[in-house]
RNA sequence: UGACAUGUAGCUUAGUUGGUUAAAGCACUGCGCUGAUAACGCAGCGACCGAAGGUUCAAGUCCUUCCAUGUCAA
Numbered sequence: 001u002g003a004c005a006u007g008u009a010g011c012u013u014a015g016u017u018g019g020u021u022a023a024a025g026c027a028c029u030g031c032g033c034u035g036a037u038a039a040c041g042c043a044g045c046g047a048c049c050g051a052a053g054g055u056u057c058a059a060g061u062c063c064u065u066c067c068a069u070g071u072c073a074a
Stems, first nucleotide, its partner, number of pairs: 001073007010026004019057001028044005050066005
């Protein structure tokens, strides 16, 4: 320098050819249970999706340019 892949909650992931309020597990908080802890049960909290633009009635999803990480080639 070029090619490709990935980027969604504190962590790990889903999101079914664009379409109701972006979902789950773990973690965290509260309550219940227990003599107490763990486990278990119930409830709750938290991301507007790497950044900025564009297309569209409508974008996490499509297009463009950047950023970060990784792989490969020189």